This is a predicted complex of two RNAs, RNase P RNA and transfer RNA, with 470 nucleotides together.
[in-house]
RNA sequence: GGAGGAGGUCGAGCAGUCGCGCGACGCUACGGGCGUCGCGAGGAAAGUCCGGACUCCACAGGGCAGGGUGGCCGUUAACGGCGGCGCCGAGCGAUCGGCGGAAAGUGCCACAGAAAAGAGACCGCCCCGGGCCGCGAGGCCCGGAGCAAGGGUGAAAUGGUGAGGUAAGAGCUCACCAGGUCCGUUCGUGAGGGCGGACGCUCGGUAAACCCCACCCGGAGCAAGACCGUGUAGGAGGGAGGUCCGGCCCGCAAGGGCCGGGCGCGGGCUGCCCGCCCGGUCCCUCGGGUCGGUCGCUCGAUCCCCCGGGCAACCGGGGGACCAGACGAAUGGCUGCUGCGUCCGUGGCAUUGCGCGGACGGACAGAAUCCGGCUUACAGACCUCCUCCGGCG
RNA sequence: GGCGACGUGGUGAAGUGGUUCAACACGGAGGUCUGCAAAACCUCUAUUCACCGGUUCGAAUCCGGUCGUCGCCUCCA
Repeated sequence: GGAGGAGGUCGAGCAGUCGCGCGACGCUACGGGCGUCGCGAGGAAAGUCCGGACUCCACAGGGCAGGGUGGCCGUUAACGGCGGCGCCGAGCGAUCGGCGGAAAGUGCCACAGAAAAGAGACCGCCCCGGGCCGCGAGGCCCGGAGCAAGGGUGAAAUGGUGAGGUAAGAGCUCACCAGGUCCGUUCGUGAGGGCGGACGCUCGGUAAACCCCACCCGGAGCAAGACCGUGUAGGAGGGAGGUCCGGCCCGCAAGGGCCGGGCGCGGGCUGCCCGCCCGGUCCCUCGGGUCGGUCGCUCGAUCCCCCGGGCAACCGGGGGACCAGACGAAUGGCUGCUGCGUCCGUGGCAUUGCGCGGACGGACAGAAUCCGGCUUACAGACCUCCUCCGGCG
Repeated sequence: GGCGACGUGGUGAAGUGGUUCAACACGGAGGUCUGCAAAACCUCUAUUCACCGGUUCGAAUCCGGUCGUCGCCUCCA
């Protein structure tokens, strides 16, 4: 100097002027108005994808569904987040990506291909029997048996190299390599790692298919919920009201009607069932008033600095700070200067530039109960650490 | 603000439990028939299933993320 990798910070500043919301104080001719002071969007306030706080409802208990997570260990209020570690893969490297079980069971694997799962003889190889042709070597046809080495198909076809073996072949046997399962030992909290041994075990893929294993999860959401005020009506209309048993009545009978009871019914256990509790009704539509006020509401797992523990995430202690609370929903507009970027001009200095002058530009986006994460959007500026390559000393 | 559902030709839609040409109806274009039309018949009309990634041999379909559309929930209650 070039090419990269990881992480982080900021996301214009100052002044003037005109305005807006909330709070405190003061004045006032007070259903209000005025003045002064203070505070007033974000790193994502966003998407609402996870997790909690909070509130209401529900909760004896059990079971079945349903949803989620997925290497291990930590961290935390909790998490699918974060940190460290492990294995596998990619990269020369910094570093990045992936992650339970397919050797429990079931399903699926189009087309092509002989065969798609403890598979498979289409071409091929070999042997036997018979027939034909040929002087012969041999060739062709038919039938039977064997073979997974070669070809071909496919996303995928049962490990590789060599030797033995065989009629031809094949982990069929052996040596080495790769992988797997199991056992012992050792290190580690653990996932796993090291060493030694046994078994020729070589077993397709798919679980973001069903499923199995382990762990977690009650439902709704601040339009949650509470209080007050206004108003009147505990209103009107329509629909649904089953089945069984007993009694009575009609009937020759089948069956029908009425009454009573049980179950069912309706509501709740907010997915369902058992079981339990409550209710006499339950569902739909119409109809009145306010067109609302107050609380919840913002001091909180808060923010900044320092110290200590821990590799780190994080935790503990000390000191300091108060930082929007609106609801037809405030947080803005204009002007000037400075700073940044781009372009143009310029013999002022100078030479891949600096200075001066001018013009233009400045993103993504905006609180709505609060908090911890993730994800997505973003003009531009800056910082830290690391890797590889080249040159010079 | 919160919660839920959906997105497939020009329109309405089926397919959603994986592999083929992505049905069907209406519409549009061309043709046959006719003197001309209508009707009828034939052919064409989705390179991309809202968009971007991922899983898989293979995605409209399964998983994640963006974008858009629609619906429900406001006091007395």
Rfam match: Bacterial RNase P class A. By type it is a ribozyme.